This is a predicted structure of a 103-nucleotide RNA (SAM riboswitch aptamer (S box leader)) from Sporosarcina luteola. Its mean pLDDT, the model's own confidence on a scale to 100, is 84. Rfam family: SAM riboswitch aptamer (S box leader). A reference for the family is Baird et al. (2012), "YbxF and YlxQ are bacterial homologs of L7Ae and bind K-turns but not K-loops", RNA. Rfam describes the family as follows. The SAM riboswitch is found upstream of a number of genes which code for proteins involved in methionine or cysteine biosynthesis in Gram-positive bacteria. The SAM riboswitch acts at the level of transcription termination control. The predicted structure consists of a complex stem-loop region followed by a single stem loop terminator region. An alternative and mutually exclusive form involves bases in the 3' segment of helix 1 with those in the 5' region of helix 5 to form a structure termed the anti-terminator form. This entry represents the conserved core of the complex structure involving helices 1-4. Of the family's consensus pairs, 94% are formed in the model. Lineage of the source: Bacteria > Bacillati > Bacillota > Bacilli > Sporosarcina.

RNA sequence: UUCUUAUCAAGAGAAGCUGAGGGACUGGCCCGUCGAAGCUUCAGCAACCAGCCGAUUUGGUCAGGUGCUAAUUCCAGCAGGCGGCAUGCCUGAAAGAUGAGAA
Numbered sequence: 001u002u003c004u005u006a007u008c009a010a011g012a013g014a015a016g017c018u019g020a021g022g023g024a025c026u027g028g029c030c031c032g033u034c035g036a037a038g039c040u041u042c043a044g045c046a047a048c049c050a051g052c053c054g055a056u057u058u059g060g061u062c063a064g065g066u067g068c069u070a071a072u073u074c075c076a077g078c079a080g081g082c083g084g085c086a087u088g089c090c091u092g093a094a095a096g097a098u099g100a101g102a103a
Stems, first nucleotide, its partner, number of pairs: 001103008013042005021031003025077004043069003048065002051061003073095001078092005
C1' cells in the first nucleotide's frame, strides 16, 4: 500500500515548548492569538487484539498492544423512500477512521 472483516448516536484534557492554522477530500458550517497544527510530559476514556476468570452464543475483569479525549464520522456529497414536497425526515451505499487477519 492492497484485500477481507467488525465497529463508528456513548465516553474521556491539563501543563510546557512553539506560533497559524485546523476539522481526510469538495461544498457548507464550525473551531482557532481567550493560542490552531505539531512535539513533550502527565492524566483520562474504552474492551478491537492479547492476558486472566467464566462459559460453548452471550459475559466479567484487566490498559500489556493499538486507538481515542470540540461538534453523530460536525452536516451533506451517490441511490432509493416518506413528506404539509425550497429548507425536513428515514434507509442503504460510497468515502473516511480505528481494530483484527491476510498478501